[in-house]
c-di-GMP-I riboswitch aptamer from an Alphaproteobacteria bacterium, 92 nucleotides, folded computationally.
The model forms 84% of the base pairs in the Rfam consensus.
The sequence was found by an Rfam model in a public genome assembly.
Its mean pLDDT, the model's own confidence on a scale to 100, is 85.
RNA sequence: UCUCGAUAAAGGCAAACCGUCGGUAACGGCGGGACGCAAAGUUACCGAUCCCAAGCUUAAUUAUGUAAGUUUGGGACAGCGGGACCGCCGAG
Numbered sequence: 001u002c003u004c005g006a007u008a009a010a011g012g013c014a015a016a017c018c019g020u021c022g023g024u025a026a027c028g029g030c031g032g033g034a035c036g037c038a039a040a041g042u043u044a045c046c047g048a049u050c051c052c053a054a055g056c057u058u059a060a061u062u063a064u065g066u067a068a069g070u071u072u073g074g075g076a077c078a079g080c081g082g083g084a085c086c087g088c089c090g091a092g
Base pairs, nucleotide, nucleotide: 002092003091004090005089012037013036017032018031019030020029021028022027035079041085042084043083045082046081047080049076050075051074052073053072054071055070056069057068058067059066
């Protein structure tokens, strides 16, 4: 430096759910809690997914409005996949 995670040690993170606070929402902070994680460390660059607003199309409807699809804009998500950056221990 590269590949790998069988064993061991030092340790680390924390899904669902609950409480509380923030947000229209997706979701986030903190506390509890552990399903899992060898990058479940960092980063919205690409794709996916989700939310909100406006426009358009379609559907049923008297209409308000609703639902689905789609376009544009603004967001969420790093524990969906890829990319970028950085890193502990061990083995080869």

Lineage of the source: Bacteria > Pseudomonadati > Pseudomonadota > Alphaproteobacteria.